Source information
The RNA shown here (transfer RNA) has 84 nucleotides and comes from a Candidatus Moraniibacteriota bacterium. Model confidence (mean pLDDT): 81 of 100. The source organism's lineage runs through Bacteria, Bacteria candidate phyla and Candidatus Moraniibacteriota. Rfam family: tRNA. It is annotated as a transfer RNA. Its family is annotated with triplet codon-amino acid adaptor activity in the Gene Ontology.
[in-house]
RNA sequence: GCCAUGGUGGCGGAAUUGGUAUACGCGCUAGCCUUAGGAGCUAGUGGGAGUAAUCCCUUGAGAGUUCGAGUCUCUCCCAUGGCA
Numbered sequence: 001g002c003c004a005u006g007g008u009g010g011c012g013g014a015a016u017u018g019g020u021a022u023a024c025g026c027g028c029u030a031g032c033c034u035u036a037g038g039a040g041c042u043a044g045u046g047g048g049a050g051u052a053a054u055c056c057c058u059u060g061a062g063a064g065u066u067c068g069a070g071u072c073u074c075u076c077c078c079a080u081g082g083c084a
Stems, first nucleotide, its partner, number of pairs: 001083007010026003019067001027045006046057004060076005
C1' cells in the first nucleotide's frame, strides 16, 4: 500500500428486514439478611438540565439518501486478521 471484519451506556454484548436505541449479563446504588464481610433476595440504574411535570442529547468522526439510519452510500480515524 491492498483486502476482509469490527467500533453501541461504567464493562461485556444484543438490536438478523431501515420503524420505541441500550435487551441480557456484569458492575454500581438503596434496602433485606449477617456480629461483620461474602453469597443470596427485592427494587432501581445511558448522559445532561429542572423542585417537579417535562425537555434536550447519545451507536468512532463528518457528510449523503430517506417520512424515518446503529443498520444503506461516501470520506476519514482507530483496532484485529490476511496479502504484498